[in-house]
RNA sequence: AGCGAGAUAGCUCAGCCGGUCAGAGCAGCGGCCCCAUAAGCCGCAGGUCGUGAGUUCGAGUCUCACUCUCGCUACCA
Numbered sequence: 001a002g003c004g005a006g007a008u009a010g011c012u013c014a015g016c017c018g019g020u021c022a023g024a025g026c027a028g029c030g031g032c033c034c035c036a037u038a039a040g041c042c043g044c045a046g047g048u049c050g051u052g053a054g055u056u057c058g059a060g061u062c063u064c065a066c067u068c069u070c071g072c073u074a075c076c077a
Base pairs, nucleotide, nucleotide: 001073002072003071004070005069006068007067010026011025012024013023019057028044029043030042031041032040050066051065052064053063054062
């Protein structure tokens, strides 16, 4: 340098057929239970969907540019 994959909650990820208010598990907070803790159960909070633009009535999802991560290939003395 070229190609491919990826970036969504604090962490790991789902959502890609464009339309339900953006979800799950763990972690956090509160409650129940318990002598108490853990476990278990119930609830709550937590998001600029990497950044910017475009298409569309409508974008996490499609298009373009850029940033970053991972992999492959090539180049380089």
Molecule: transfer RNA
Organism: Streptosporangiaceae bacterium